[in-house]
RNA sequence: AAGGCAGGCCGUCCUGUCGCGUCCCGCCUGUGCGGGAUGAGGAAAGUCCGGGCAACACAGAGCAGCAUACUUCCUAACGGGAAGCCGGUCCGUAUCACGCGGGCCGAGAGAAAGUGCCACAGAAAACAACCGCCUGACUCCGGCCCUGGCCAGAGAGGUAAGGGUGAAAACGUGAGGUAAGAGCUCACGACUCAUCCGGGCGACCGGGUGAGGGGGCAAACCUUAUGCGUUGAGAGGCCAAAUAAGCCGGGGAUUGAGGGUUGCUCGCCCGAUCCCGGCGGGUAGGCCGUUAGAAAUGGUAUGUGAGUGCCAUUCCAGAUAAAUGACAGGAAGCACGCCACAGGCGUGUUACAGAACCCGGCUUACAGGCCUGCCUUUUCU
RNA sequence: UGUCCUGUGGUGUAAUUGGCAACACGUCUGAUUCUGGAUCAGAAGAGUCCAGGUUCGACCCCUGGCAGGACAA
Numbered sequence: 001a002a003g004g005c006a007g008g009c010c011g012u013c014c015u016g017u018c019g020c021g022u023c024c025c026g027c028c029u030g031u032g033c034g035g036g037a038u039g040a041g042g043a044a045a046g047u048c049c050g051g052g053c054a055a056c057a058c059a060g061a062g063c064a065g066c067a068u069a070c071u072u073c074c075u076a077a078c079g080g081g082a083a084g085c086c087g088g089u090c091c092g093u094a095u096c097a098c099g100c101g102g103g104c105c106g107a108g109a110g111a112a113a114g115u116g117c118c119a120c121a122g123a124a125a126a127c128a129a130c131c132g133c134c135u136g137a138c139u140c141c142g143g144c145c146c147u148g149g150c151c152a153g154a155g156a157g158g159u160a161a162g163g164g165u166g167a168a169a170a171c172g173u174g175a176g177g178u179a180a181g182a183g184c185u186c187a188c189g190a191c192u193c194a195u196c197c198g199g200g201c202g203a204c205c206g207g208g209u210g211a212g213g214g215g216g217c218a219a220a221c222c223u224u225a226u227g228c229g230u231u232g233a234g235a236g237g238c239c240a241a242a243u244a245a246g247c248c249g250g251g252g253a254u255u256g257a258g259g260g261u262u263g264c265u266c267g268c269c270c271g272a273u274c275c276c277g278g279c280g281g282g283u284a285g286g287c288c289g290u291u292a293g294a295a296a297u298g299g300u301a302u303g304u305g306a307g308u309g310c311c312a313u314u315c316c317a318g319a320u321a322a323a324u325g326a327c328a329g330g331a332a333g334c335a336c337g338c339c340a341c342a343g344g345c346g347u348g349u350u351a352c353a354g355a356a357c358c359c360g361g362c363u364u365a366c367a368g369g370c371c372u373g374c375c376u377u378u379u380c381u
Numbered sequence: 382u383g384u385c386c387u388g389u390g391g392u393g394u395a396a397u398u399g400g401c402a403a404c405a406c407g408u409c410u411g412a413u414u415c416u417g418g419a420u421c422a423g424a425a426g427a428g429u430c431c432a433g434g435u436u437c438g439a440c441c442c443c444u445g446g447c448a449g450g451a452c453a454a
Base pairs, nucleotide, nucleotide: 001377002376003375004374005373006372007371008370009369010368012331013330014329015328016327017326018325020039021038022037023036024035025034026033027032041352045363046362048361049360050359051358052357053232054231055230056229060266061265062264063263065228066227067226068225069224070084071083072082073081074080085108086106087105088104089103090102091101092100093099109223110222114221115220116217117216118215130163131162132159133158134157135156138155139154140153142151143150144149145148171189172188173187174186175185176184191212192211193210194209195208196207197206198205199204236288237287238286239285246279247278248277249276250275251274258270259269260268261267295314296313297312298311299310300309301308302307332350333349334348335347336346337345338344339343382453383452384451385450386449387448388447391406392405393404394403400437408424409423410422411421412420430446431445432444433443434442
């Protein structure tokens, strides 16, 4: 320098003209004019998680339901994040393996609690005998040699070595063993469970002893553990406006109709100028909540890190159908073309997108640019 | 603003405990007819909205996104 991987950050600027929202001041009472200040984002988006806040017993019980799932930590909280463990995969270490180093991925509890599923093929898909192998033990029949043997067959049984199928075939290799075989036994190895020792907060790692042979799927039901009360700014509070306290039918008045409260059952609370249905009539508005906060910036201390503590400074949109814009010129970046290269000229382009109670995350979209770390290749010192 | 549902040929729909994507209409070709329609015979046409994942295997299960629709004062 080029390429690749991973992570972080920025995301146009200046001038002029016209225009918009909010607040303040002045003129002024037209609901206008003038001046000043201020005016989108890294995602404001999707509304996918979590929290604040508010109401409902400041929240209760049970069932149902939902979510999460290696460990430790961070945090207001989380399904987010950090650091690790384990597994898989790729690269490097000249080569395969081991080991070591690095990148990426993992919804990573339980299949030995139970149920269910595993198409086609195959004998068999989890209580495996189709072909094959065997006849020691059992029954029957036949033949040969002749007095208990051999051969063959049928029944009955044994057998997971071999065959082929499949995504997956009943621990692997070797030896012993047997009628033939088989973890049936043994050695080595892999795995599971229990237990002990050492290291680690822990997941787990290393080693010893004993037992074992039960394939996969839980993003199938489920089990275990943990967490979750419901609603959602149309929450909720205050004010204004309105009035028919009308008519008809039904129900009820404490042994209480009915209402509120979470999907259901309780429980709790309210409850008589009441409740339900029909007819008829009235209102249709404003303020708060609402932007000073788990805030931002800088410094410092601490921690491997996510973060946390302390100090200083700053105030940074606030609408209620929604303002934050348009045009012109210039600059800058990038792309392309030409001139024939210290550069110049021309053309094009500058994304994704638009606050609506607030905050922390995740996910998704994005022209272009910058920085950091690691790896590979080449050149120079 | 919030909640819920759906997405399969051109159109309307199927596809069940996850196992070869099917049917009707339409389109095209041929036959029949003087011609058209109807009728008959045959053919083409989607890999299931997109991207990942689980699984031996995904329209189906899970996650994220996109598009459309319905409901609520």